[in-house]
Context: one part of a larger RNA
This record gives sequence, structure tokens and C1' cells, in this order.
RNA sequence: GCCAGCGAGUUGCUCGUCCGUUGCCAGGGUAAGCGGUUAAGCCGCGCACCCGUAGCGAAAGCGAGUCUGAAUAGGGCGUAUAGUAACGGGCGGCAGACGCGAAGCCGGGUGAGCUAUCCAUGUCCAGGUUGAAGUCCGCUUAACCGCGGAUGGAGGACCGAACCUGUUGGGGUUGAAAACCCAUUGGAUGAGGUGUGGAUAGGGGUGAAAGGCCAAUCAAACCCGGUGAUAGCUCGUACUCCCCGAAAUGUCUUUAGGGACAGCCUUGCAUUAACAGGACCGGAGGUAGAGCACUGACAGGGCUAGGGACGUUUCCACGUUACCGAACCCUUUCAAACUCCGAAUGCCGGCUCCUCACUGUGCAGGAGUGAGACUGCGAGGGAUAAGCUCCGUGGUCAAAAGGGGAACAACCCAGACCAUCGAUUAAGGCCCCCAAAUACGGCUUAAGUGGAUGAAAGGAGGUGGGAUUACCCAGACAGCCGGGAGGUUGGCUUAGAAGCAGCCAUCCUUUAAAGAGUGCGUAACAGCUCACCGGUCAAGUGAUCCUGCGCCGAAAAUUUGCGGGACUAAAGCCGUUGCCGAAAUCGUGGAUUUGCACCUUCGGGUGCAUCUGGUAGGGGAGCAUUCCCUGCCCUGCGAAGGCGCGCUGCGAGGCGCGCUGGAGGAAAGGGAAGAGAGUAUGCUGGC
Repeated sequence: GCCAGCGAGUUGCUCGUCCGUUGCCAGGGUAAGCGGUUAAGCCGCGCACCCGUAGCGAAAGCGAGUCUGAAUAGGGCGUAUAGUAACGGGCGGCAGACGCGAAGCCGGGUGAGCUAUCCAUGUCCAGGUUGAAGUCCGCUUAACCGCGGAUGGAGGACCGAACCUGUUGGGGUUGAAAACCCAUUGGAUGAGGUGUGGAUAGGGGUGAAAGGCCAAUCAAACCCGGUGAUAGCUCGUACUCCCCGAAAUGUCUUUAGGGACAGCCUUGCAUUAACAGGACCGGAGGUAGAGCACUGACAGGGCUAGGGACGUUUCCACGUUACCGAACCCUUUCAAACUCCGAAUGCCGGCUCCUCACUGUGCAGGAGUGAGACUGCGAGGGAUAAGCUCCGUGGUCAAAAGGGGAACAACCCAGACCAUCGAUUAAGGCCCCCAAAUACGGCUUAAGUGGAUGAAAGGAGGUGGGAUUACCCAGACAGCCGGGAGGUUGGCUUAGAAGCAGCCAUCCUUUAAAGAGUGCGUAACAGCUCACCGGUCAAGUGAUCCUGCGCCGAAAAUUUGCGGGACUAAAGCCGUUGCCGAAAUCGUGGAUUUGCACCUUCGGGUGCAUCUGGUAGGGGAGCAUUCCCUGCCCUGCGAAGGCGCGCUGCGAGGCGCGCUGGAGGAAAGGGAAGAGAGUAUGCUGGC
């Protein structure tokens, strides 16, 4: 892992409450016990006691009232009657209370044959090295001291086996081994190693102290018990069909992944047309927008108190000012906490009208939910970030399948009762993959733009449309030919400055025209060129603005961000017709819910209308299993079980037949449950 078997809402209390069925009813019921009788049990008695029939008050007490109160006031609680008992069911209380699961807490015991420390008594440490004190001798000294030699054999001394240890690296890591192996290392006469016997025990020991060790277990050992501890947590929780169908919000919470109450779901009873939507009518209001009249902010100008600076002045004071500047005026703006204004929606109300299916309200039983997610719109937070966060208001998902979007809970279309090789459409599509137009008319794009609905500021004689304007057959624009002069090298500056470094000025003359010069150039001149003029040519040429589509700006790792092929229309915009396309809609057949009507041998049937996606969850109806009762029956002429086939029921299932099997099975109507498994890293067994 697979298969088989086992495996989870149960039981007790006469405790509560509600529903169903039944008995009796202003009453209802007995409990223990007693008597009779029986196979089980049933019948009778038992009226103690319990609930109800009256309440109010703390109570005395009063009583359809009573309490408060001075009150014959007001107010509070009552009074207009239905209960009680049994059985069954839903839910709750108390109990382990649906099942499995802690880490833990406490009690009583068992452990120091592992290990820690201690006590008693034994035992062990090859070999080598160093050479302390002391002693002796010699020298030395007045004597000590001191020096030298010998002797001696100290040491938590040295090297290094046994022994003890465990440093570093490698191996091993489902190991040869639940701590090892190989190499290497530390100690090795000591605070040394080790044998045997003994001591200390669980909030206790022991600890050269690491929370170490106390039997492969230690921040409190192990065993049994309290014990089914508790678990607001995780996991699991078993047959079918039918009806309805949520929530992820509010308030409070040592509350935040749990609860209580409310909200939303369901079922029953009652009630009503009350509800919802639309039309119309009547309201309240300061949002969007807008505005600047208030409160503030704010750009420029004007004017002007005040201030600064400068000047004049002995003081007083006066003058100037391209400085600052209140108030005021003009022009221009901004505001969630501004408003002279002010919508659309939404909200509230209405004796009216329309739709009238749904819906509302009250009481009662049962819940679940109280992690929401994305998306459109309106705000806050953030960075006018987030698949971000927090509200409001819709939608969808959640709990929704189908079609589209290449794929894709949340987007678009659309809400799946079943069957159908029939039809019409939606979104979206119609060249091929791929169902349907290589459809039609007009225009655009040349960028594979389209083709990421990912991109800006900015840039450009890309190209289409439009507007305004200038020049132009008295010849424009472009090209080509020619001219482009004189005062003058303007003045200044400068080494120089002559149109052309820079500063200032920018005139006059001759002209068809020609700047005190547009650019290049020179050291400065020169030279080339432009403006401007003439000629040639011959018909349009230039400027600005608005607008459509495109270009650049534009960098990421596969060919890869068109779904692909491919496309110049099979791209974009505008218009037109047709077609395809879903579980939508329609047709045909069938099933179900609810309502109404009719029929009914009361089980139901028929017709019409209507309904049938669904998680948590509520309600209804059934199937199967085991046992029991009543009791017909089946079975060696073959029961149950097994394998297979057929028929049948919406389904759980049922029936029949064949083979196998070899002894029990069990209809129908009832009753009672150890009553349905695939998941619990479930349990046991097999493979």
C1' cells in the first nucleotide's frame, strides 16, 4: 500500500421544554406498599404526595385584586380560565455524553547490577630519562656563609607500553554497531586506574556545575492507580430520494481561529393584504458639480497705513526708494473639517392606480454562520503602489454546472428535474486547426501596426481629412546664369579687429538690388557664401492650427507574451445583410413540488397553473441489516452464502434463472436496535 473484519450522537435520571398520538378534564396522576391471579404479566386497592384551578407583597397580611403611598391619585405586577398523565419524537440540563488523540497534575509503589558521589576492603601502573632536599668529602671562613665533587632519589616532573581517555580528520548514517571502525591525539605515582561488598531515591538523590547523571528514558525516573483527567484544538463520523436553503455582519466579551444576544435559513400554528416593485403626488436634506458672498489658503498688478534702507537735518521733521507690506480695488485660482448656490440617485410618507407570483407580521420548535474572496462604482490608509488594507453600495464566487474569454473560483453570456442524432438565440464568433461570410459598401494603415487594453515626457518633410493665411502667368517656390556696390578698414577696443573676438552706434549715397552684414574663412586683409535684385524656366508654392491612422522613444534570458498556422486584409474605423453558437428559449415524451377545481372504493386519481443548481443547515418520505411478537409458509426433489445472467424500481434496493454450496431460511403486519464505512498518519489479521 491493497483486501477482509472491527470502528464514532448512545444510555441513565421521571429533570426541563416543545411537537405528535391517546385517556380523563376544573380537574389530572398515583409512589412505595397491599390484595387477587398468571408461563410472562395483568387486574384491583393505595390519594401520602405532585401539577393545575389566584394573585400581589420582603413580610404581617389582604384578595380579583394587591404593593407603593397621606391618597378613594398615579404607577408596578395580576384579573377576560385549561389542565394533567402516559407513550413516541426534536432540543436542552446533569452525567465521559459523537469517537480517537495530548503535553501534564496527584497518590501508592519499584529502581544506584547503567551512571554520580561517598564508605569499607583488595588489587594494578613494562621500560627509559631528569637528578630537589639531605648526607659525606675537599676547598674556604675566626666561626658561619659560600664553592666544588661524590652520594642520594624528590616531583599532581619528563619520554613511553599496559590501563584510562576521547583531540582532529576520514569512514559509517534503512550502520557490522540505537555512539562503532581506521589513522592521529591527551594522561600514564596521581585530585591515578580498577575488583568486591556497602550507602544516598524522585521536588528527592548525586553533581571539580554540563541542568549533567539516577538502567538505551531526566527542567523532575519508572510502574500501577485517580482515569474515559482536560483539549474554546486537529482529524474522522457509515443507506436513498424529495422540498427549502444561509452566514462570514452589529453589540459585548482576559474577546479576537471561542462565545452570548440580534441579523440571515428552516419547520409548525395563527394572522392579514399588511410586504416588494412600478406610476403619480407630497416631503426632509447640503453630497457631485459649481462658486468665492463667509472662513482660510493663493498668483500678478494698482493704491496705501506701517516698517526698512538712503539722503537732508541742531531738534522737530522732510524727501527719495525697481525693498517688506495689513486693509482696500482689479485680474486669476484652491478647500474633508469653506458655502451666495446646488443636482441626479437614494431615503421617508400617501385614502389612489398597475403587477400581485414572491413577500409581511406575531408566537413556538430546530439550526448553521459570526476567517470571506474578487470585480464595478464612491471614500479613507498607502506612494491618486500591491493578487495591499479598511468602510460604503451593487454583482459573482463561496454554495453554480453549461457557452465565451487559448488555458484561468471571482470577468462576459446564462441559473443544469430526466430523456431526445429536432428547432431559435445570448455572449462571442464565421481563412485553416474549428461550427458559421475568403459576405457586401465606404474610408484608413505599410508599421506584421494589428499582436499583450504594458508605456510616458519628448522627437520627426510617415501618411489621410479639415481650417486659416501669405506669395503667384504683371511669372510665385526650387534649381541654374548674373549682380550683391560707394563713403568705409563706421567708432571704440586691440599687437591687429578691415561686415563676421568683444563693446557702441547701425547712418548716408549710387541703384534693378545690395545688411555698417547670415554663415564659412584670414594673424589681420584676402577669398567663398547669404540676405536683397535682374535673367532663365513655367504653375502652383510657403506658413500656422485642428484632427484620423501609423514611426522612434521601447533592454532578459526556448522559436514564447497574435492560442497556432498563416494573414496586407484574415488589420483598424463606419455602415449593411445573413449564418454559427449554451445544460438559455421552444418542440416531443416522462418524473416531482405547491395551489386550485373535479372525481374518489379516502390509499389516491385526473385537469389547469406553477415549481424542481445548491455547501453549512432545517423539514419530509423511504430502502436495507440483526433480533423479537402474531403467524401463513419455503427447504436434501437442495436453505443461507458465493459467482454469473436477465427483469424491475427515480433511488437505497427488489425479483427470477443457471452454476456453486450443503442446512437452514423467512413473506405480511408490528416491535426493539451493538442498524449501513473509503478515508480517523484508525484497530486486528492476511498478502
A computed fold for a 687-nucleotide part of an RNA from a Calditrichota bacterium, annotated as large-subunit ribosomal RNA, domain II. The prediction has a mean pLDDT of 84. RNAcentral holds the full RNA, with entries from ENA. Lineage of the source: Bacteria > Pseudomonadati > Calditrichota.